[in-house]
RNA sequence: GAAGCUGGCCAGACAGUCGCUGUGGAUCUUCGAGUCCGCAGAGGAAAGUCCGGGCUCCACAGAGCAGGAUGCCGGCUAACGGCCGGACGCCGCGAGGCGAUGGAAAGUGCAACAGAGAACAGACCGCCGAUGGCUGCCGGUUCGCCGGCGGAUCAGGCAAGGGUGAAACGGUGCGGUAAGAGCGCACCGCGGACGUGGCAACACGGACGGCACGGCAAACCCCAUCCGGAGCAAGACCGAAUAAGCAAGCGACGACGCUGCUCGCCGAGCUUGCGGGUAGGUUGCUAGAGCCUCGGGGUAACUCGAGGCCCAGAUGAAUGACUGUCCACGACAGAACCCGGCUUACCGGCCAGCUUCACCU
Numbered sequence: 001g002a003a004g005c006u007g008g009c010c011a012g013a014c015a016g017u018c019g020c021u022g023u024g025g026a027u028c029u030u031c032g033a034g035u036c037c038g039c040a041g042a043g044g045a046a047a048g049u050c051c052g053g054g055c056u057c058c059a060c061a062g063a064g065c066a067g068g069a070u071g072c073c074g075g076c077u078a079a080c081g082g083c084c085g086g087a088c089g090c091c092g093c094g095a096g097g098c099g100a101u102g103g104a105a106a107g108u109g110c111a112a113c114a115g116a117g118a119a120c121a122g123a124c125c126g127c128c129g130a131u132g133g134c135u136g137c138c139g140g141u142u143c144g145c146c147g148g149c150g151g152a153u154c155a156g157g158c159a160a161g162g163g164u165g166a167a168a169c170g171g172u173g174c175g176g177u178a179a180g181a182g183c184g185c186a187c188c189g190c191g192g193a194c195g196u197g198g199c200a201a202c203a204c205g206g207a208c209g210g211c212a213c214g215g216c217a218a219a220c221c222c223c224a225u226c227c228g229g230a231g232c233a234a235g236a237c238c239g240a241a242u243a244a245g246c247a248a249g250c251g252a253c254g255a256c257g258c259u260g261c262u263c264g265c266c267g268a269g270c271u272u273g274c275g276g277g278u279a280g281g282u283u284g285c286u287a288g289a290g291c292c293u294c295g296g297g298g299u300a301a302c303u304c305g306a307g308g309c310c311c312a313g314a315u316g317a318a319u320g321a322c323u324g325u326c327c328a329c330g331a332c333a334g335a336a337c338c339c340g341g342c343u344u345a346c347c348g349g350c351c352a353g354c355u356u357c358a359c360c361u
Base pairs, nucleotide, nucleotide: 001357002356003355004354005353006352007351008350009349010348012326013325014324015323016322017321018320020041021040022039023038024037025036026035027034043332047343048342050341051340052339053338054337055231056230057229058228067227068226069225070224071223072086073085074084075083076082087101088099089098090097091096102222103221107220108219109216110215124162125161126158127157128156131155132154134151135150136149137148138147139146140145170188171187172186173185174184175183189211190209191208194205195204196203197202235283236282237281238280245274246273247272248271249270250269254266256264257263290309291308292307293306294305295304296303297302327330
């Protein structure tokens, strides 16, 4: 210098004018509000709503079944399907990246097409034809046949090689054989024990076993762990209106009691109050698993301590518009109860550590 890997940060800047939401102060007030000054006012993803938790209401004796989720090991955490560290496998020269990675000797099932054969398999091409037949030549013969050499390949043997496939019942080499084959041996792989190291996943080691137990569990399933439901339109409070209801009062010269009156009681309806809870308002609502700095522990995720800080809270829903100057000319995108993650979108720029290659000293 070029090409990369990993992690982190920024997301036009400044000034002026006019607005919007919240809030502090002053002033004024007819108590409704108005005026003035000041302060704060979207994000790294506010998004998708995919996980986890807080909070709220409902339900709830405990356990199980069903259903769902997760799935190497250890740790972190309020919790997680997240994060950190490690193991193993694959990819990359490398820095690094990716991985739902428990169980296939519990059971059931699946494998299209191709292919001879797809699980306790198989023989298309091919190799052999030792052995038993057939046959040519030679030799022997007691004329029955016997022996030797050769040929074709009928029976038969083989699975090394070719070919099919995602996958073909261990691989490579040597020996062996008629040809072959774990048939024998060496190494590799595999298996169940053993030893060593490690908390563990796992790694390493020397013997033993001739190879049994192929693959798929993102097929059913088995095993282990976790899970009650609904959600801020949760929930709480105030409360015009309206209906049912309750209470009190009035109540036609009304009904009943009564010989009659006073009186008692009932009574459609009316009034008032309660209740109810619609419209509406208040709350929940933003001080929190919070942020910053320093120090301690830990490889790290994270955690502990001290000090400092307050950082949107709208509800038809604010966070904007215009002007000027400058530059590298500005991406994706807008809070709605809160928080921890994941995923997805994104113009461009900056910083740190590391890798490979080239050149120079």
Description: A computed fold for a 361-nucleotide RNA from a Burkholderiales bacterium, annotated as Bacterial RNase P class A. Model confidence (mean pLDDT): 80 of 100. The gene name in the source record is rnpB. NCBI's taxonomy places the organism under Bacteria, Pseudomonadati, Pseudomonadota, Betaproteobacteria, Burkholderiales. Rfam family: Bacterial RNase P class A. It is annotated as a ribozyme. Of the family's consensus pairs, 92% are formed in the model.